Description: The RNA shown here (c-di-GMP-I riboswitch aptamer) has 75 nucleotides and comes from Desulfuromonas sp.

RNA sequence: CUCCGAAAUUGGCAAAGCCGGUGCGAGCCGGUGACGCAAAGCCACGGGUCCCACGCGGACAGCCGGGUUGCCGAA
Repeated sequence: CUCCGAAAUUGGCAAAGCCGGUGCGAGCCGGUGACGCAAAGCCACGGGUCCCACGCGGACAGCCGGGUUGCCGAA
C1' cells in the first nucleotide's frame, strides 16, 4: 500500500412513522424520529425497480455491479 472488518475510540449518516413545504407523479427539501449503515460520502456508467404530461422526459446511490474520495485497525 492492497484485500479485509475482529476489538475499541472520536465523529458521521438516518429507515418506517408523524408534521410542514414542493412536484402531475415516482419522489425531493426542512423538522421530528432511529430501523439500520464502514462508505447508508459523491457520480445514473451497466443492470434493475418505479413515475409520467410518453418527450432525444424523469425518480431511486438505503437494490446490485462499477468509478472516485475517505475514518480507525487485529488476524